RNA sequence: AGAGUUUGAUCCUGGCUCACAACGAACGCUGGCGGCGUGCUUAACACAUGCAAGUCGAACGCGAAAGUUUUCUUCGGAAAACGAGUAGAGUGGCGCACGGGUGAGUAACGCGUAAGUAAUCUACCCUGGUAUCUGGGAUAACCCACCGAAAGGUGUGCUAAUACCGGAUACGUUGAUUUUUACACGCUGAUUUAUCAGGAAAGGUGGCCUCUUCAUGAAAGCUACUGUACCGGGAGGAGCUUGCGUACCAUUAGCUAGUUGGUGGGGUAAUGGCCUACCAAGGCGACGAUGGUUAGCGGGUCUGAGAGGAUGAUCCGCCACACUGGAACUGGAACACGGACCAGACUCCUACGGGAGGCAGCAGUGAGGAAUAUUGCGCAAUGGGGGAAACCCUGACGCAGCGACGCCGCGUGGAUGAUGAAGGCUUUCGGAUCGUAAAAUCCUGUCAGAUGGGAAGAAAUGCCAUUCAGUUAAUACCUGUUUGGUUUGACGGUACCAUCAAAGGAAGCACCGGCUAACUCCGUGCCAGCAGCCGCGGUAAUACGGAGGGUGCAAGCGUUGUUCGGAAUUACUGGGCGUAAAGCGCGCGUAGGCGGUUAUUUAAGUCAGAUGUGAAAGCCCAUGGCUCAACCAUGGACGUGCAUUUGAUACUGGAUAACUUGAGUACUGGAGGGGAUGGUGGAAUUCCCGGUGUAGAGGUGAAAUUCGUAGAUAUCGGGAGGAACAUCAGUGGCGAAGGCGACUUGCUGGUCUAAUACUGACGCUGAGGAGCGAAAGCGUGGGGAGCAAACGGGAGUAGAUACCCCGGUAGUCCACGCCGUAAACGAUGUCAACUAGCCGUUGGGGGUCUUAGACCCCUUUAGUGGCGCAGCUAACGCAUUAAGUUGACCGCCUGGGGAGUACGGUCGCAAGACUAAAACUCAAAGGAAUUGACGGGGGCCCGCACAAGCGGUGGAGCAUGUGGUUUAAUUCGAUGCAACGCGAAGAACCUUACCAGCUCUUGACAUCAUCGGAACUUUCUAGAGAUAGAUUGGUGCCUUCGGGAACCGAAUGACAGGUGCUGCAUGGCUGUCGUCAGCUCGUGUCGUGAGAUGUUGGGUUAAGUCCCGCAACGAGCGCAACCCCUGUCCUUAUUUGCCAGCACAUCAUGGUGGGAACUAUAAGGAGACUGCCGGUGAUAAACCGGAGGAAGGCGGGGACGACGUCAAGUCAUCAUGGCCCUUACGACCAGGGCUACACACGUGCUACAAUGGGAAGAACAAAGGGUCGCUAAGCCGCGAGGUGGUGCUAAUCUCAUAAAUCUUUUCGUAGUCCGGAUCGGAGUCUGCAACUCGACUCCGUGAAGUCGGAAUCGCUAGUAAUCGUGGAUCAGAACGCCACGGUGAAUACGUUCCCGGGUCUUGUACACACCGCCCGUCAUACCAUGGGAGUGGGUUGCACCAGAAGUAGCUAGUCUAACUGCUUGCAGAGGACGGUUACCACGGUGUGAUUCAUGACUGGGGUAAAGUCGUAACAAGGUAGCC
Repeated sequence: AGAGUUUGAUCCUGGCUCACAACGAACGCUGGCGGCGUGCUUAACACAUGCAAGUCGAACGCGAAAGUUUUCUUCGGAAAACGAGUAGAGUGGCGCACGGGUGAGUAACGCGUAAGUAAUCUACCCUGGUAUCUGGGAUAACCCACCGAAAGGUGUGCUAAUACCGGAUACGUUGAUUUUUACACGCUGAUUUAUCAGGAAAGGUGGCCUCUUCAUGAAAGCUACUGUACCGGGAGGAGCUUGCGUACCAUUAGCUAGUUGGUGGGGUAAUGGCCUACCAAGGCGACGAUGGUUAGCGGGUCUGAGAGGAUGAUCCGCCACACUGGAACUGGAACACGGACCAGACUCCUACGGGAGGCAGCAGUGAGGAAUAUUGCGCAAUGGGGGAAACCCUGACGCAGCGACGCCGCGUGGAUGAUGAAGGCUUUCGGAUCGUAAAAUCCUGUCAGAUGGGAAGAAAUGCCAUUCAGUUAAUACCUGUUUGGUUUGACGGUACCAUCAAAGGAAGCACCGGCUAACUCCGUGCCAGCAGCCGCGGUAAUACGGAGGGUGCAAGCGUUGUUCGGAAUUACUGGGCGUAAAGCGCGCGUAGGCGGUUAUUUAAGUCAGAUGUGAAAGCCCAUGGCUCAACCAUGGACGUGCAUUUGAUACUGGAUAACUUGAGUACUGGAGGGGAUGGUGGAAUUCCCGGUGUAGAGGUGAAAUUCGUAGAUAUCGGGAGGAACAUCAGUGGCGAAGGCGACUUGCUGGUCUAAUACUGACGCUGAGGAGCGAAAGCGUGGGGAGCAAACGGGAGUAGAUACCCCGGUAGUCCACGCCGUAAACGAUGUCAACUAGCCGUUGGGGGUCUUAGACCCCUUUAGUGGCGCAGCUAACGCAUUAAGUUGACCGCCUGGGGAGUACGGUCGCAAGACUAAAACUCAAAGGAAUUGACGGGGGCCCGCACAAGCGGUGGAGCAUGUGGUUUAAUUCGAUGCAACGCGAAGAACCUUACCAGCUCUUGACAUCAUCGGAACUUUCUAGAGAUAGAUUGGUGCCUUCGGGAACCGAAUGACAGGUGCUGCAUGGCUGUCGUCAGCUCGUGUCGUGAGAUGUUGGGUUAAGUCCCGCAACGAGCGCAACCCCUGUCCUUAUUUGCCAGCACAUCAUGGUGGGAACUAUAAGGAGACUGCCGGUGAUAAACCGGAGGAAGGCGGGGACGACGUCAAGUCAUCAUGGCCCUUACGACCAGGGCUACACACGUGCUACAAUGGGAAGAACAAAGGGUCGCUAAGCCGCGAGGUGGUGCUAAUCUCAUAAAUCUUUUCGUAGUCCGGAUCGGAGUCUGCAACUCGACUCCGUGAAGUCGGAAUCGCUAGUAAUCGUGGAUCAGAACGCCACGGUGAAUACGUUCCCGGGUCUUGUACACACCGCCCGUCAUACCAUGGGAGUGGGUUGCACCAGAAGUAGCUAGUCUAACUGCUUGCAGAGGACGGUUACCACGGUGUGAUUCAUGACUGGGGUAAAGUCGUAACAAGGUAGCC
């Protein structure tokens, strides 16, 4: 510090996810030791048991027992002493308000920080001063009596105090009044005089005899210490007040009657509506009152570079609470955790009458929960309470126990060790790897174990002894001090040390597709499963499960949860708003924010210094202590803050005085569809009346509905009425926007302009607010020509609630009033300043030239447009009219969907508008640009693509292939073009892969190993045969004599075998786009990039063919050429071919001699290149025409197929990975099947006839085949064929007569003398075999068919059409296939249309690429949510009832020690109880508000699989889309 994920790829926007750190954690697997920390986050749920606050006899009065001893005894016991003034309870004092726990409540002066208290208190502690005088009456304990189950209570009587009460005195006290000073001040302060009133006390302990009295010593007294009272001071603590800070919601906007203030009074330690009476009507709030929800706050902690964000366990400070609610008492302090009272809920005891209790103290229990410990030891240390002290108490605390809960440290061994062992795993079978790892050898001894030793934490206090000092009359006591001694350890025999033995007891967890370090095998087969995101898994899974190996961390490792970070993804630091989310529709304007120039002043902001504070702990730094570290200690730094104070004065603010440039006013002139208002006008539509006139009109893609013979349309004249204003008209004008268009009257707003004068910052923006605001819509009343939602009809359609047509009502118009929204758009808020230019245009001003104008030109302003630099931008683009550079203010945004929806509120007559969520769901949604593909987009071009023609197919019969069906099997494959006379160039057996049956198991076939034997062969029997049994003949070849080669048989093991599966694991081969002209690269350049350029453009070509131009320059694969055939000529050669000339022979024939001319054969050459001429073109490429030439612009044909596409075809040609079968999915045999047949399709043949059929005669090819072959002549047969045997290994012989054609003749338009299917009969040939199932021949039979619907195919010249011939395969079996020649046309205007293709451009929401994408209803399931008659809870307001305990007031009742009075037992004062009034908790009633849960039914939403219906959107998406 980043990474993954939207796309075919790119850049951007934007969300989601990951890597880091942390935790009071939990869960899974695993687990050796120690140190230091830490441990109910949930039910402030309920609690058994024990403990957690007592202490003081030096405040006081009482006061045991057990036991021991002694004495007495009637032997039962009694008494005394000790125990012991002990235990114990009581009075009294102090403490119990600390310490400890918890976080429910609290949004608050609760907390934090800084101040104030001149508005206050303070027990204990320290310190200074003064005093401590004199009296009195009770009471508990105790005794006795009584009530009660208990808890407890009542009454009589006795008694003490540092308990209680009276008096005196004190007093810089308090209150009232009065007075002085002038110290302080914003002030109620301080100081001072006098008077009146009121208010204190307590003693205890130790010592002494100096003074007095008694006299060993006591009392008074003295003295010391301590306590008490009062007045000061201090420290620490507390109360109260204030500034600032302190969560979310405005879908909480108004709240408030003790409320705000005043006066009097009360109350408090103290201010104050804190309380009360009266008076006034205030107080708070957009700087967020009130209400609601949530929450203890801080130091700190976690994270982060920081700013921040989250958090508030442990430790420290503050607050609040103590079962729930209320109220008080005591006290210095409480409205009190382990006090009291009342009410409530709950639990327990009970004799049923009544009582008791409060773990959010420490342990512990139950419950809840994913989850959190021992009913431990000790007061040794630290601290606290009481005490003079010893000491007692202390679940505070110190320790131990449990838990890997966290942090830190240590160990599980070290060295050597290659036969690289065994074994695992893998393998290309060679090896590689686990791996120096192990074993083995030599060492070491941390931890754990055993034995032994063994600290520090302890210093005080007390006691004993001692030194010195103080006090005092004192050498006493007491206090302080010095020194020495003594006493005290829970942890714990712990830390630590030494010795002993032994490598012995001590390693796991997660991960290994990318992010992210780490790879293979097996299993599984969209199953099981994984997954943080992207995503893996459908038979070769580095992603599932296992294994081997590896990587990472390590006594832990992973997972889950949470927080911060990454996230600049709420942006202060540090983001944005034209198109990604985002500028309010527009101006006016309030609060607020911001604000021109100069001077003076002030010092609020700002800056600087100083002071105080910012607790400790923590963080950071340094040093030190535990062996190190964690941890701990000491010191420092920091603490960005707040407050006070002293300065500075540039800037901002305040004040004052001025200025003119911002802004405005007056005056001059101007332009304009600016606004509202009244009037006027013509053209057009429609309607009405009349005339002319006749059969149509109208409308459309085509029609129909409609109008018209009752006279339409058309045309002429007249009239009525409403609405809108052609031309001018213009990226022209005006307005803030919406918007504004005939002419004109008056009224009115804004703006521009030149020169001057005036005001003197008066300005900009603008939350709320109020105003304007298209269309549609609403209300009332008018109006209504045209147009026209709804609606009706006609078309069209599968449907058509649409598009088109005919009608047609609201509405559109006017007046008044609502509505308040639009893609209200420049998708661009307003204002101001600055920053190159060029060209238009509108309105003003100025100027030069010119002859006054005008035009033109120059210039300056205010608008309005087009280009364009810098700059900006993701790009597109913007660019002085900014989206540039800045400033001011406002509005708005934060992933997509849900949703601009629900609920609530406001507005509205309604429609609806404004404001505006959540649950749930997805990993994207989106912007710009790129390359393709596509378009019922456009341009250009090509092709038998159409058109123009010729002939077919589709109809018939047959052949053949396919589908389907059938079957035991009808083997398998090929399936749009690009499967279907295809694999198959040939299924009777074989082939053959299929079926049923009979058989074989190292096998029909290959290699190796063992043994035997030549191989081989004859005959017979059984059987369908394979095969089985019997039987005959036969001993081979080479040899170095060991044996070897080939072959056969047997048994066994390795193995063979498979036309079994996967063409979606593959190679190879092939098809197709397509013989289409394309497909790319290097370097350079442009672009952030994908990419572009080149390859586009202008011409041209069959062609990316060539030329020109050009940020491109070159190159490669394709095109073309090179190859073959053919067309002309030449040369050479001459047999089997040829025969012109010469000769011979024949009925005839190159038959013969001969020839080499011709044809032909087959080798080599020549020839054609736009080379030449003319024209066109750009002086190019090229095209057109011509000449010559056998051939002319590629001469004709073939082979040749770029990058790639279709997971195209083939595992059944072959090869091959993987999987599968192995007495069978292998092999053999015979038979059957592949040949089936209601049907459908493809490809063909033959026809339907006269351009023909039949008959007779006559002519002309090419290219091939042939020895297991072709076969001649001759003879036989009607014929297929037979016989025959000649020739030929082929330019020699043969297949082999070519046919169409020509001549003559017949048929005469008929189902025929056409056509030949089918069937019957008889044959021939091949073959082991012709039944299933061959071909051919002859005789007879003589079907359909009379030119073929929709549709569709081929072909552009030696082509189509037509005619025959040959070959491969093959025993036989072509109408198929391949090849050959013969005869031999028609047509092409042209590119509008159909199909396919190329190229440029355009749109795109497509990229599996239009066979694409995608929308809505409906149906089904699930999920969350709104409404809902209601129902049940929580909280709360208001009104009323009620009123415990308590406090306060009043008091006619009852009782009454202290004080007062006197009539000495009465009265008074005062008090207690009771009663009553006020306040008030719980509770109750009524009525609202709010929130949660639930609810028949219901609304939409989301998700889900290959459902249904249509096809709305994306292309001109087939009616442009959208608001």
Predicted 3D model of a 1523-nucleotide RNA (small-subunit ribosomal RNA) from an uncultured prokaryote. Rfam family: Bacterial small subunit ribosomal RNA. Its family is annotated with structural constituent of ribosome and ribosome in the Gene Ontology. The coordinates come from a structure-prediction model, not an experiment, and the mean pLDDT is 83.